[in-house]
Context: one part of a larger RNA
RNA sequence: GCCGGGGAGUUCACGGCCGUGGCGAGCCUAAGGGGUUCAACCCCGGAGGCGUAGGGAAACCGACAGCCCGCAGCGGGGUGACCCGCGAGGGGCGGGGUCUGAAAGGGCCCGUAGUCACGGCCGUGAGACCAGAAACCGGGCGAUCUAGCCCUGGGCAGGGCGAAGCGGGGCGAAAGCCCCGUGGAGGCCCGAAGGGGUUCUGAUGUGCAAAUCGUUCCCAUGACCUGGGGCUAGGGGCAAAAGACCAAUCAAGCCCGGUGAUAGCUGGUUCCCCCCGAAGCGGGUCCCAGCCCGGCCUCCCCAGAGGCUGCCGGUGGGGUAGAGUACUGAUCGGGGGUGCGGGAGCCGAGAGGCUCCGGCCCCCGGUCAAACUCCGAACCUGCCGGCGCCUUAGAAGGGGGGAGGCGGGGGCGGUGGGGUAAGCCUCCGCUCCGAGACGGGAACAACCGAGACCGGGGUUAAGGCCCCAAAGUGCGGGCUUAGUGUCAAUCUCAAAGGGCGUCCCUCGCCCAAGACAGCGGGGCCGUGGGCCUAACAGCAGCCAUCGGCUAAGCAACGCGUAACAGCGGACCCGCCGAGGCGAGGGGCCCCGAAGAUGGAGAGGGACUAAGCCCGCCGCCGAUACCCCGGGCCUCCGGCCGUUGGCCGGAGUGCGGUAGGGGGGCGCGGCCGUGGGGCAGAAGCCGGGCCGAGAGGUCCGGUGGACCCGCGGCCGACGAAGAUCCCGGC
Numbered sequence: 001g002c003c004g005g006g007g008a009g010u011u012c013a014c015g016g017c018c019g020u021g022g023c024g025a026g027c028c029u030a031a032g033g034g035g036u037u038c039a040a041c042c043c044c045g046g047a048g049g050c051g052u053a054g055g056g057a058a059a060c061c062g063a064c065a066g067c068c069c070g071c072a073g074c075g076g077g078g079u080g081a082c083c084c085g086c087g088a089g090g091g092g093c094g095g096g097g098u099c100u101g102a103a104a105g106g107g108c109c110c111g112u113a114g115u116c117a118c119g120g121c122c123g124u125g126a127g128a129c130c131a132g133a134a135a136c137c138g139g140g141c142g143a144u145c146u147a148g149c150c151c152u153g154g155g156c157a158g159g160g161c162g163a164a165g166c167g168g169g170g171c172g173a174a175a176g177c178c179c180c181g182u183g184g185a186g187g188c189c190c191g192a193a194g195g196g197g198u199u200c201u202g203a204u205g206u207g208c209a210a211a212u213c214g215u216u217c218c219c220a221u222g223a224c225c226u227g228g229g230g231c232u233a234g235g236g237g238c239a240a241a242a243g244a245c246c247a248a249u250c251a252a253g254c255c256c257g258g259u260g261a262u263a264g265c266u267g268g269u270u271c272c273c274c275c276c277g278a279a280g281c282g283g284g285u286c287c288c289a290g291c292c293c294g295g296c297c298u299c300c301c302c303a304g305a306g307g308c309u310g311c312c313g314g315u316g317g318g319g320u321a322g323a324g325u326a327c328u329g330a331u332c333g334g335g336g337g338u339g340c341g342g343g344a345g346c347c348g349a350g351a352g353g354c355u356c357c358g359g360c361c362c363c364c365g366g367u368c369a370a371a372c373u374c375c376g377a378a379c380c381u382g383c384c385g386g387c388g389c390c391u392u393a394g395a396a397g398g399g400g401g402g403a404g405g406c407g408g409g410g411g412c413g414g415u416g417g418g419g420u421a422a423g424c425c426u427c428c429g430c431u432c433c434g435a436g437a438c439g440g441g442a443a444c445a446a447c448c449g450a451g452a453c454c455g456g457g458g459u460u461a462a463g464g465c466c467c468c469a470a471a472g473u474g475c476g477g478g479c480u481u482a483g484u485g486u487c488a489a490u491c492u493c494a495a496a497g498g499g500c501g502u503c504c505c506u507c508g509c510c511c512a513a514g515a516c517a518g519c520g521g522g523g524c525c526g527u528g529g530g531c532c533u534a535a536c537a538g539c540a541g542c543c544a545u546c547g548g549c550u551a552a553g554c555a556a557c558g559c560g561u562a563a564c565a566g567c568g569g570a571c572c573c574g575c576c577g578a579g580g581c582g583a584g585g586g587g588c589c590c591c592g593a594a595g596a597u598g599g600a601g602a603g604g605g606a607c608u609a610a611g612c613c614c615g616c617c618g619c620c621g622a623u624a625c626c627c628c629g630g631g632c633c634u635c636c637g638g639c640c641g642u643u644g645g646c647c648g649g650a651g652u653g654c655g656g657u658a659g660g661g662g663g664g665c666g667c668g669g670c671c672g673u674g675g676g677g678c679a680g681a682a683g684c685c686g687g688g689c690c691g692a693g694a695g696g697u698c699c700g701g702u703g704g705a706c707c708c709g710c711g712g713c714c715g716a717c718g719a720a721g722a723u724c725c726c727g728g729c
Base pairs, nucleotide, nucleotide: 001729002728003727004726005725006724011126012125013124014123015122016121017120018119019118020117021116022115023114026050027049028048032044033043034042035041054061055060064094066093067092068091069090073086074085075084076083077082095110096109097108098107099106100105129268130267131266132265136258137257138256139255140254141253147232148231149230150229151228152227153226154225155224156222158190159189160188161186165182166181167180168179169178170177171176194219195218196217200214202213203212234250236246237245271664272663273662274661275660276659281294282293283292284291285290296404297402298401299400300399301398302397306390307389308388310387311386312385313384314383315382316381317380318379322375323373324372328369329368330367331366332365333364334363335362336361337360338359340358342357343356344355345354346353347352408433409432410431411430412429413428414427416426417425418424438449439448440447453630454629455628456627457626458625459624463620464619465618466605467604468603472617474616475615476614477613478612479611485607486606497591498590499589501588502587503586504585505584506583507582508581509580510579518575519574520573521572522571524548525547526546529543530542531541554569557568558567559566631654632653633651634650635649636648637647638646639645640644665718667715668714669713670712671711672710673709674708675707676706683702684701685700686699687698688697689696690695
C1' cells in the first nucleotide's frame, strides 16, 4: 500500500416546540400490590402532579353575554363586475381584577383548554459524536544498568629518571657546602595487561551492534582498576555539578489506579433522491483560533391586502469634492497709517527733534487649511405623485422550532483614509469567487461570454477563421522594416529624455525679375580708425563704428600670428534650372533597455502580413437562446377507495458549500400473513434486464440447507479516508 473484519450524535432524567392518538373542565397515576403457564399482558393503587384566576414580598383582595371593524362562510339582490345584511375564528374600543401611587399614570392579568402517552427536533446535566495530549494525584515495583558510600577479596609485563637518608673523599672557625658512591622516593616519565573513549567530525548508518569496527589518542602505584556481599527511592536518592545518573526511559523513574482527566486545538464522522439556501457584518466579552445577542438561511403556524430594492417628476434635509479667502488661523512682496514706543544712527547744552528697523492697523498683489467657509456640486435621503416590479396560487407583518456563521477574497467605482510603495493596510457602494459548472483568455477562484433538470436538433455570445486547431492564406484603403509587432483589461503592460527614421497636417518666409545646395570669381580704398600697450595692423581690452569706389565687400563672424602674414564667413556676380528654408502638431518606428538552473516577455510553428489603423462581407464558436421529446417540484381545479392517488391547468420553478425541510433504498431481529427449497436454500462468481438513485430482478455456474415477499414494530443498521484498530498478502 491493497484486501477482509471492526470503527464515531447513544441512553436516562428534566425542560421547550411540533406531530399523532386517548379523554376533556378536566387529564394522569407514582411507589407498591393482586392475577398469570411468572412471559406478554390484565386489574387495583388518586399519595401526588399539571390544569380550572389573577395580582401582591406579604397581610390580603379578587375578574366581560357592552359597542365597532371585518376574513372565510351563509342569506338576499343583480346577466355580470358587484352591492346589502349576518358574521365562527381574528382585530379594535370600552369595561373589569390586583399591585404601586396623594393623584395622574404605569405593571401583570380577565370574554375557558387542558392533560396523558407515543414519535420527531432541540436544550441542560451526566464521558454525551469518536480518537488524540504535555500533565496532576494516590498506592505499589525497582540501585542485577548506573551514582555515591560501607564490608570483604583480587590485579597492575618491562624499562627510565634517581628525592630524602646513609657511606667515603674534599673544603670550612662553624653553620654547612661540593664530589663520588649507596639508597630507592614519586596522585614522576615511557609503555603491555587493564581502564578510558581524543582525532579522522573515517567505516557503518533497513548496521555485526537501538553506540559497533578501524586508525589515532589519554591514564596505566593511584583521588587507580576490579569480583562478591550490602546501604541510599521518586519532589526522593545519588552527584569532584553535566540537570548527569537512578534497568536502552529522567528539568522529577516505572506499573496500576483516579480515568472515558481536560483539550475555546487537530483529524475523522458510513445509503439515495427532492425543495430552499447562508455568513465571514453590528454590539458585548481577560475578548481577538472561543462564545452570547442582533442581522443574514430554513421549516411550521396565525392573519388577510398591501409591499418595494428600480426609473421619472415635485418638495424638504445635508456642507463632502471642488472652489474661495468674507470669518478663524497660517504665509510672501510692496505701499500707507499709527494717540505703540522695543532697538539703532544723527542733531541738540538740555528738553527734545529727525531718519531707519520693529509692533499694531489698513490697502494692493501673491500662496494655503482635516479640526477655516462668503459659496458649493455630483450624490445620499424623508414625504407626495406617476411608471415599473412582487403579491389572495397569500406578499409586507406577527408568533414559534432548527441552524450555520461572527478568519473572507478578487474586480470596478468613491482618483475615499493611511503609507515612498507593495499581489500593502483600512472603509463604503455594486458585483463576482467563496458555494458556480460550461465557452473564451496558451495554462490560470473571482477578467470577457453565460447561471448547467435529462436526451436530441438548430442559432448565436465572448473570442476567433495560415498550420498545430473548427472557421477567410476574404475584400478595399493607409501605416510599419523595427521580427517593432502577432498582449482587451488586470498583469510579468517600462520612464524622464532624445532621433535630418518615415508618413500626414497647419503656419511663416524665399523663388523663372532665377530661390536652396554645389562649383567658378570678387570680397576693395581712406586705414595699421582712435585709445591702451613692449607690440596689438578686423580678431587681449576700452571708445567710436564714419566716408569713398561699387554689383558687393563688416573700422569685422570664426580659425590663426610674438606682432604681421595666411585660411575661411558675412556680402556680391556668374554657371545651373525648380522648388527651397524654418516653426508647430499628429501616426508608426528607433535609442534610452544590465542578472544570475534554461531560450523562457507572441501557447508553439512560423509570419513582411499571418503586424498596426480604418471600413466591409462571410463563416466558426458554450450546458446561453430557439425547437422537439421526457422527468421532477410547488400551487390551483375536479374526481376518488383522502397520511395519498389519478386527470386537467399554472410557473421568468428545478447550479449550489455550511445549513434547514421533505420523501425514500438497503441491513439485522420480532409479530402477523403469504410463499419458495436436496427435481438444489443462503452465500460466492459471471452475465441480461428494470429504476432518477440508494437498489431491485432474472439466467447460468459454484455451493449443499435453509430462504424470501407483504403489513407493522424494534435497532449497538450502511465505511474509502481518522500517519484509525486487528488479521492476511
The part of an RNA shown here (large-subunit ribosomal RNA, domain II) has 729 nucleotides and comes from Pyrobaculum sp. Model confidence (mean pLDDT): 85 of 100. The RNAcentral record of the full RNA draws on ENA. The organism belongs to Pyrobaculum, within Archaea.